[in-house]
RNA sequence: CGCUCAUCCAGAGGGGCAGAGGGAACGGCCCGUUGAAGCCCCGGCAACCCUCCGGCCGGCCUGCGCGUACUGCGGGGCUCCCGGCUAGGGAAGGUGCCAAGUCCGUCUCGUGGCGAGAUACGCCACGGGGAAGAUGAGGA
Numbered sequence: 001c002g003c004u005c006a007u008c009c010a011g012a013g014g015g016g017c018a019g020a021g022g023g024a025a026c027g028g029c030c031c032g033u034u035g036a037a038g039c040c041c042c043g044g045c046a047a048c049c050c051u052c053c054g055g056c057c058g059g060c061c062u063g064c065g066c067g068u069a070c071u072g073c074g075g076g077g078c079u080c081c082c083g084g085c086u087a088g089g090g091a092a093g094g095u096g097c098c099a100a101g102u103c104c105g106u107c108u109c110g111u112g113g114c115g116a117g118a119u120a121c122g123c124c125a126c127g128g129g130g131a132a133g134a135u136g137a138g139g140a
Base pairs, nucleotide, nucleotide: 001139003138004137005136006135007134008133013042014041015040016039017038021031022030023029025106026105027104028103043098044097045096048094049093050090051089052088054086055085056084057083058082059081060077061076062075064074065073066072102132107129108128109127110126111125112124113123114122115121
């Protein structure tokens, strides 16, 4: 950075400085002077990058078999090389994170309920998808 991919129902807080806000936006609902944001110290969580050990698949290789033959089908490959997927383990380092599901909703589709209430409209609940955002790994 109007780019790509993955993840977002789990998990993990104390102290010091500071002094009124904070939860992205908007609406709601919360958190906050029993101390918000921010900065610092220490601690922790997790496992994206990293790493260990298996399994599977593919690439690749082949004085092998089948086949008239091939870029075909099948078999084999201790060790070494490359890529993908996956069960399990580790945590030194690079990030991240440590109220509430990404706190909930926002757009759309479906189902059910309610309204005098029909396939329209509104509201409520549940579920699917999306948008937006966050974090990581890459890319330019």

This is a predicted structure of a 140-nucleotide RNA (SAM riboswitch aptamer (S box leader)). It matches the Rfam family "SAM riboswitch aptamer (S box leader)". Rfam describes the family as follows. The SAM riboswitch is found upstream of a number of genes which code for proteins involved in methionine or cysteine biosynthesis in Gram-positive bacteria. Its mean pLDDT, the model's own confidence on a scale to 100, is 79. It was read from a public genome assembly, where an Rfam model found it.